[in-house]
Context: one part of a larger RNA
RNA sequence: CUCAGGUGAAGAAACUAGGCAAAAUACUGCCGUAACUUCGGGAAAAGAGAAGCUAGCAUUAGGUAAAAGCUCUAGCAUCCGGAACUAAAGCCAGUCGAAGAUACCAGCUGGCUGCAACUGUUUAUUAAAAACACAGCACUGUGCAAACACAAAAGUGGACGUAUACGAUGUCACGCCUGCCCGGUGCUGAAAAGUUAAUUGAUGGGGUAAGCCGUAAGCCAAAGCUCUUGAUCAAAACCACAGUAAACCGCGGCCGUAACUAUAACGAUCCUAAGGUACCGAAAUUCCUUGUCGGGUAAGUUCCGACCUCCACAAAUAGCGUAAUAAUGGCCAGGCUGUCUCCACCCGAAACUCA
Numbered sequence: 001c002u003c004a005g006g007u008g009a010a011g012a013a014a015c016u017a018g019g020c021a022a023a024a025u026a027c028u029g030c031c032g033u034a035a036c037u038u039c040g041g042g043a044a045a046a047g048a049g050a051a052g053c054u055a056g057c058a059u060u061a062g063g064u065a066a067a068a069g070c071u072c073u074a075g076c077a078u079c080c081g082g083a084a085c086u087a088a089a090g091c092c093a094g095u096c097g098a099a100g101a102u103a104c105c106a107g108c109u110g111g112c113u114g115c116a117a118c119u120g121u122u123u124a125u126u127a128a129a130a131a132c133a134c135a136g137c138a139c140u141g142u143g144c145a146a147a148c149a150c151a152a153a154a155g156u157g158g159a160c161g162u163a164u165a166c167g168a169u170g171u172c173a174c175g176c177c178u179g180c181c182c183g184g185u186g187c188u189g190a191a192a193a194g195u196u197a198a199u200u201g202a203u204g205g206g207g208u209a210a211g212c213c214g215u216a217a218g219c220c221a222a223a224g225c226u227c228u229u230g231a232u233c234a235a236a237a238c239c240a241c242a243g244u245a246a247a248c249c250g251c252g253g254c255c256g257u258a259a260c261u262a263u264a265a266c267g268a269u270c271c272u273a274a275g276g277u278a279c280c281g282a283a284a285u286u287c288c289u290u291g292u293c294g295g296g297u298a299a300g301u302u303c304c305g306a307c308c309u310c311c312a313c314a315a316a317u318a319g320c321g322u323a324a325u326a327a328u329g330g331c332c333a334g335g336c337u338g339u340c341u342c343c344a345c346c347c348g349a350a351a352c353u354c355a
Stems, first nucleotide, its partner, number of pairs: 002349002005346004010341002014339001019336001028050001031047001036041001038173001052095003056091002062086003069079001071077001072075001096100001108334007116325001120132002136171003140167003148157003174321003179251002184248002186244004194238001204228005211220001213218001252270002255267002291307005
């Protein structure tokens, strides 16, 4: 030096990314207990003070309860009674120590705020969380031989259930709410026209050649076979039409204007399917940015409260609040301390040296 412990003057987080680690708090009963709140909580809130042993009150209160006695319905009865056993809590006095919850054991507390309602689940072996789940809410499918899922199939699950059921999807308690857009994509519906497959095979054309004509070369050519052409028949889909956003999405520019200035309730114009409503807002979202103002500090890129100029918030991909909850994130305060100023000493275990 390393590991495991102990103590420490004065200060008290000055340490540090960060109070990490350590210290401190701690039990029991009594008193007392705020904001807020879903009236249940918050709460062991916070905070104050008590505690050993011995004697007395004291044969303590209380509990259990024998004998004897009374009454009658004569009993495993009722009432009375209080031997014996057990036993808190308190008052008063005494007494010992530095210390009486004496060791072991045994909450630190409070304030502001983000996130998630909550209990729960998760990366066995670097992540326990704001991620997942959740009750609740909503849309959608499914009429039972259900939808859906696993299976070439038989069959099974769903379910020995039946729309207050089951499947799928999204959101996530609760409170206040959830605006506009159906043009695009999807889904659903309706069915007139257009387009269209297999199928059907009308018609035309080519090849072949019995036969006809011809002196010959050759020309023509029925039927059949064969190659090809493809009229007609013909569904869904597509196109066209309508509905639908708690379906996937989307939710604007530019110019001018008020009697200081500034700003623009107002007007004009272009475009769009419609132009972002409420709420919130430098936010888990803000680039510029350590925005500006206020609070806290002597001093604060963090924190809290506002402002709104939201690069690039926004409403079930939910928006905004919210008591309680938490090995959750950020900030502050009290207490506490070797984290530090600034290190010192002590007790051990290794290593190491010697034997």
Notes: This is a predicted structure of a 355-nucleotide part of an RNA (large-subunit ribosomal RNA, domain IV) from Arsenophonus endosymbiont of Bemisia tabaci Q2. Lineage of the source: Bacteria > Gammaproteobacteria > Enterobacterales > Morganellaceae > Arsenophonus endosymbiont of Bemisia tabaci. Its Rfam family is "Bacterial large subunit ribosomal RNA". Its mean pLDDT, the model's own confidence on a scale to 100, is 87.